RNAcentral holds the full RNA, with entries from ENA. This is a predicted structure of a 473-nucleotide part of an RNA (small-subunit ribosomal RNA, 5' domain) from an uncultured prokaryote. Its mean pLDDT, the model's own confidence on a scale to 100, is 87. Its Rfam family is "Bacterial small subunit ribosomal RNA".

Context: one part of a larger RNA
RNA sequence: GAACGAACGCUGGCGGCAGGCUUAACACAUGCAAGUCGAACGCCCUCUUCGGAUAGAGUGGCGGACGGGUGAGUAACGCGUGGGAAUAUACCUUAUGGUACGGAACAACAGUUGGAAACGGCUGCUAAUACCGUAUGUGCCCUUCGGGGGAAAGAUUUAUCGCCAUAAGAUUGGCCCGCGUUAGAUUAGCUAGUUGGUGAGGUAAAGGCUCACCAAGGCGACGAUCUAUAGCUGGUUUGAGAGGAUGAUCAGCCACACUGGGACUGAGACACGGCCCAGACUCCUACGGGAGGCAGCAGUGGGGAAUAUUGGACAAUGGGGGCAACCCUGAUCCAGCCAUGCCGCGUGUGUGAAGAAGGCCUUAGGGUUGUAAAACACUUUCAAUCGUGAUGAUAAUGACAGUAGCGAUAGAAGAAGUUCCGGCUAACUCCGUGCCAGCAGCCGCGGUAAUACGGAGGGAACUAGCGUUAAUC
Numbered sequence: 001g002a003a004c005g006a007a008c009g010c011u012g013g014c015g016g017c018a019g020g021c022u023u024a025a026c027a028c029a030u031g032c033a034a035g036u037c038g039a040a041c042g043c044c045c046u047c048u049u050c051g052g053a054u055a056g057a058g059u060g061g062c063g064g065a066c067g068g069g070u071g072a073g074u075a076a077c078g079c080g081u082g083g084g085a086a087u088a089u090a091c092c093u094u095a096u097g098g099u100a101c102g103g104a105a106c107a108a109c110a111g112u113u114g115g116a117a118a119c120g121g122c123u124g125c126u127a128a129u130a131c132c133g134u135a136u137g138u139g140c141c142c143u144u145c146g147g148g149g150g151a152a153a154g155a156u157u158u159a160u161c162g163c164c165a166u167a168a169g170a171u172u173g174g175c176c177c178g179c180g181u182u183a184g185a186u187u188a189g190c191u192a193g194u195u196g197g198u199g200a201g202g203u204a205a206a207g208g209c210u211c212a213c214c215a216a217g218g219c220g221a222c223g224a225u226c227u228a229u230a231g232c233u234g235g236u237u238u239g240a241g242a243g244g245a246u247g248a249u250c251a252g253c254c255a256c257a258c259u260g261g262g263a264c265u266g267a268g269a270c271a272c273g274g275c276c277c278a279g280a281c282u283c284c285u286a287c288g289g290g291a292g293g294c295a296g297c298a299g300u301g302g303g304g305a306a307u308a309u310u311g312g313a314c315a316a317u318g319g320g321g322g323c324a325a326c327c328c329u330g331a332u333c334c335a336g337c338c339a340u341g342c343c344g345c346g347u348g349u350g351u352g353a354a355g356a357a358g359g360c361c362u363u364a365g366g367g368u369u370g371u372a373a374a375a376c377a378c379u380u381u382c383a384a385u386c387g388u389g390a391u392g393a394u395a396a397u398g399a400c401a402g403u404a405g406c407g408a409u410a411g412a413a414g415a416a417g418u419u420c421c422g423g424c425u426a427a428c429u430c431c432g433u434g435c436c437a438g439c440a441g442c443c444g445c446g447g448u449a450a451u452a453c454g455g456a457g458g459g460a461a462c463u464a465g466c467g468u469u470a471a472u473c
Stems, first nucleotide, its partner, number of pairs: 001473002006469005013345006019338002021303001026301003030298003035062003040059002043056001046053002069256003078181007087173002092169008100134004109124006140149003154161003182228003189219003194216008231253004235246004258279005281292004309335001311334003317331001318329004348378004358369004382414001384409005392400001417462005422443003428457005438445002
């Protein structure tokens, strides 16, 4: 000098754009953050113009694996980059073919019953795009090539939306490998599913992934193992560069969801607002037993030098469901708070010497503050008041918002501070103090004339900021 997710001190007019728990992955009151479909289905409430419409719980479908948060763990094929083969892929697109005949239940509901509650038990009735069987099956899968296995679902407002099989595409994943990826040797040896083979199991899929048997291998000073630290990258920052430091915001990947473990469902999870078990903690209880998980958005306590509103709207963009109307969306878009940063603007302009008064200094003559003020003449950016008023929406629909902008009105009116002045380093005198009180980045000042402490006058620098501190280049 640059830079900052900064903090502190003093000060503070406006706007635009950005940013805002770096600490306790500490604990959380309250509200909201994932629903939707009656064009799959039965029941039932209310209204009824008897056509129908509407609310509710339930069966069923799709979605809850996305979006949002955090960085604890991880030194690893986790990430980056370049390759690979033994793979899956709901919704979407393309193509071909099909959509036949039957059956038995279970919720809801009714009755009864247990429990404080959470939540159940028993009996009975019922529908379906829920479940099951049969048929067909070109293609599909297995095959010892004889054969074997294996599908579907209908709905309505009559034009569509669906359903099944197969093939291909697209998209998105899973897996493997080369290279790169912090420090310590005051860590030198590590390893028994360990290394390889055969066979089997398992998976969507290669593989000690798992198991049985066999062999005795595998890694390591080109640093294994152990320990410490750490999410990685695009980037950011500094620097002429090489390099150093860093990984907030935004974007990609990974990991995690009170702690540990486990599977279920599903195209996809071993699942933040799903389930089960164990643990710690909190809450309810009739003591028998139950409920919960903000590292979602706000917000609270705590920690801390320190970091915001328990706001508005689905208008836009996007997502889920639905034929649609539409519903949901703390994603998102906006608003609120904060000089936290960057950028822009303003706090007036011109004339004005009696060089006024006052202050300060003085050799007492004067000098300086200083064209500075006053005074005179102007202007009105921004702010204020009044009016008008967009773009964002393309037929309709605007939270923002009567916002931005534009026009009018009045008046210099509402708007300047901070640090420094011994040298480095731009800027000097007086008074007070007297090695005291104090200053200080380094050198160093202060013990009676201190340009270095404190005050004043004057000056220098930057400016809605200025200075200090921390860490970085």